[in-house]
RNA sequence: GCUUGGGUCCCGUGCGGCGAGACGCUACGAACCCCGUCAGGUCCGAGAGGAAGCAGCGGUAAGUAGCAGCUUUCGGGUGCCACGGGAGUGCCUGGGCCGA
Numbered sequence: 001g002c003u004u005g006g007g008u009c010c011c012g013u014g015c016g017g018c019g020a021g022a023c024g025c026u027a028c029g030a031a032c033c034c035c036g037u038c039a040g041g042u043c044c045g046a047g048a049g050g051a052a053g054c055a056g057c058g059g060u061a062a063g064u065a066g067c068a069g070c071u072u073u074c075g076g077g078u079g080c081c082a083c084g085g086g087a088g089u090g091c092c093u094g095g096g097c098c099g100a
Base pairs, nucleotide, nucleotide: 001097002096003095004094005093006092007091008090009086010085011084012083013082014081015079016078018075019074020073021072022071023069024067025066026065027064028063034059035058036057037056042051043050044049
């Protein structure tokens, strides 16, 4: 000096990871205006029975907390990860060839 790769730059696709939300599971959770069961008592009835139903108990709603998830959504100066394409004036780096 020539040549050939890679990185840096841009775009696209994808994967993992972080954070948040939804969903899932568990727990708590309604004096009454949720449900069920309704002691006691109340009411109707001549009676047998029936009716409503407070407390209590159980289950849950809205919601709160926790759990962790081969679930899902969103976000980023997440990674210098994968693949493809592009730019290549420049910078870094590897190989080959030629010459001094």
Notes:
A computed fold for a 100-nucleotide RNA from a Chloroflexota bacterium, annotated as Bacterial small signal recognition particle RNA. The coordinates come from a structure-prediction model, not an experiment, and the mean pLDDT is 75.